About this RNA:
This is a predicted structure of a 455-nucleotide part of an RNA (small-subunit ribosomal RNA, 3' major domain) from an uncultured bacterium. Rfam family: Bacterial small subunit ribosomal RNA. Gene Ontology terms of the family: ribosome and structural constituent of ribosome. Model confidence (mean pLDDT): 81 of 100.
Context: one part of a larger RNA
């Protein structure tokens, strides 16, 4: 000097506490574990691994297995030698890779020398190749502690030194944030600001947006108009600036006026020193070591979907605040090669009738049976539809999770990857709550301080 302590004091934080909604129970989806297997490829492992890599395993991917093939190789570069292309096509064996075969076709430039580029096939060797090992040999990227308020340096000064000091007190502050004081004085990484985005107003513009008023129309549909919505560019607003109170007359707090917004205005990007030999050799790069008729390369099939079980993450229930039937308005984000012009394109809400507490007109799982679609090809192993079946399940034990405001709940919409295939993920709106006494206590963590036989 740290680091610990079922020591002490001060503070924070959905951390407790108040509240509101789930999780543990049901059936399904999906991910691990374990067990099966010829394979169930591989990795993540408390928080921080388990709808995680996977923005999407029928082939493909794939790396796993099995059975068939190849051996300079499916790719690069050098060397020789031949051809002058490359390509397309008939038939036959065979799973098919692959082998045999029949036929069209025959590169550019030229100084007309295979002379120059370039291209194929052979043949030998150097090499290729290797999702093999080592994340504890590493690079780069990533979680985490954490957007926690910390990490540090120069001079100086004290101390024999290790260091200390500044960073520590008295206030404050989301803040090592800012005053004040002081053997200190600066200064750097970081907090704050500086970027986006939303919320208000002016100016600029005015089609494909808009329609106050004037005419027209079924219809802003047209003439006309940019006033209003809106779109996008520019500016400008918010700084404790102003009044009061209280602080030490500070630094800031509490009050209030204006104000669209008030004390960091709301969200986002932004992640100090440095900690877990964290994680990733399977993005990708790379050191070593391994393998070279194989650990490489190609195919057709299977496997990654198995299923006595356990566990995480979800979705639908379990019903009257609902279910059905009928009516029935109103987004936003983005997508569509192009499009403010057209599509994709709404739901819950509301209102009317029905049902009247029952394993049901609740609830759909699960089989059966007919179909559609996508794709060479849905048998293992797609999705969607339609008639029929109509399982659990009556609110879930100890336990545990999120959430403080347009948030939680809830309701649908969209997009990305995709031929198909969402209850995942990522974003959009629409509706819109409750409750915060306080910090005894439970976890984390920040400062000071104390004990230590720890390092």
């Nucleotide at each position: 000097u740290g680091a610990c302590g079922g020591g002490g004091g001060c503070c924070c934080g959905c951390a407790c506490a108040a509240g509101c909604g789930g999780u543990g129970g049901a059936g399904c989806a999906u991910g691990u574990g374990g067990u099966u297997u010829a394979a169930u490829u591989c990795g993540a492992a408390g928080c921080a691994a388990c709808g995680c890599g996977c923005a999407g395993a029928a082939c493909c991917c794939u790396a796993c297995c099995a059975a068939c093939c190849c051996u300079u190789g499916a790719c690069a570069u050098g060397u020789g030698u031949a051809u002058c292309g490359c390509g397309g096509u008939u038939c036959c064996a065979g799973a098919g890779a692959u082998g045999g075969u029949u036929c069209c076709u025959u590169c550019a430039g030229u100084u007309c020398g295979g002379c120059u580029g370039g291209a194929u096939a052979c043949a030998a060797c150097a090499c290729a190749g290797g999702u093999g090992c080592u994340g504890c040999a590493u690079g780069g990227c990533u979680g985490u502690c954490g957007u926690c308020a910390g990490c540090u340096c120069g001079u100086g000064u004290c101390g024999u030194g290790a260091g200390a000091u500044g960073u520590u007190c008295g206030g404050u502050u989301a803040a090592g944030u800012c005053c004040g004081g002081c053997a200190a004085c600066g200064a750097g990484c970081g907090c704050a600001a500086c970027c986006c985005a939303c919320a208000c107003u002016u100016c600029u513009a005015g089609u494909u947006g808009c329609c106050a008023g004037c005419a027209u129309u079924c219809a802003g549909u047209u003439g006309g108009g940019c006033a209003c919505u809106c779109u996008a560019g520019a500016a400008g607003a918010a700084c404790u600036g102003c009044c009061g109170a209280u602080g030490a007359u500070a630094a800031g707090u509490c009050g209030g006026a204006g104000g669209a917004a008030g004390g960091u205005g709301u969200g986002g990007a932004u992640g100090a020193c440095g900690u877990c030999a964290a994680g990733u050799c399977c993005u990708c790069a790379u050191g070593g070591c391994c393998c070279u008729u194989a650990c490489g390369g190609g195919u057709u099939g299977g496997g990654c979907u198995a299923c006595a079980c356990a566990c995480g993450u979800g979705c639908u229930a379990c019903a009257a605040u609902g279910g059905c039937a009928g009516u029935g308005a109103c987004a936003a984000u983005g997508g569509g090669u192009u499009a403010a012009u057209c599509c994709c394109a709404a739901a819950a809400a509301g209102c009317u009738g029905u049902c009247u507490c029952a394993g049901u007109u609740c609830g759909g799982a699960u089989u059966g049976g007919g179909g559609u679609c996508u794709g060479c090809a849905a048998c293992u192993c797609g999705a969607c539809c339609c008639c029929a079946u109509g399982a659990a399940g009556u609110c879930g034990g100890a336990a545990u999770c999120g959430c403080u405001a347009g948030u939680a709940a809830u309701c649908g919409c969209g997009u990305a990857a995709c031929a198909g295939c969402a209850u995942g993920a990522c974003g959009c709106g629409g509706u819109g709550a409750a409750u915060a006494c306080g910090u005894u206590c439970c976890c984390g963590g920040g400062c000071c301080u104390u004990g230590u036989a720890c390092a």